[in-house]
RNA sequence: CUGGGUGUGGCUCAGUUUGGUAGAGCGCUACCUUGGGGUGGUAGAGAUCGCACGUUCGAAUCGUGUCACUCAGA
Repeated sequence: CUGGGUGUGGCUCAGUUUGGUAGAGCGCUACCUUGGGGUGGUAGAGAUCGCACGUUCGAAUCGUGUCACUCAGA
């Protein structure tokens, strides 16, 4: 330099096929349960989806550019 892959709550991931309410598990907070803890139960907070621009009534999803990590090639 060229091409591919990955980027989504604190962590690990799904969701992209077919654009239409952002989800799960673990973790965290409160309460119930216990003599206390653990387990179990109920409720809740937390991500505008790496960044920017564009297309669209509507974008995590489509297009362009760009950043980080990674793989292959030269």
Transfer RNA from a Clostridia bacterium, 74 nucleotides, folded computationally. Rfam family: tRNA. The family's RNA type in Rfam is transfer RNA. Its family is annotated with triplet codon-amino acid adaptor activity in the Gene Ontology. The sequence was found in a public genome assembly. The coordinates come from a structure-prediction model, not an experiment, and the mean pLDDT is 81.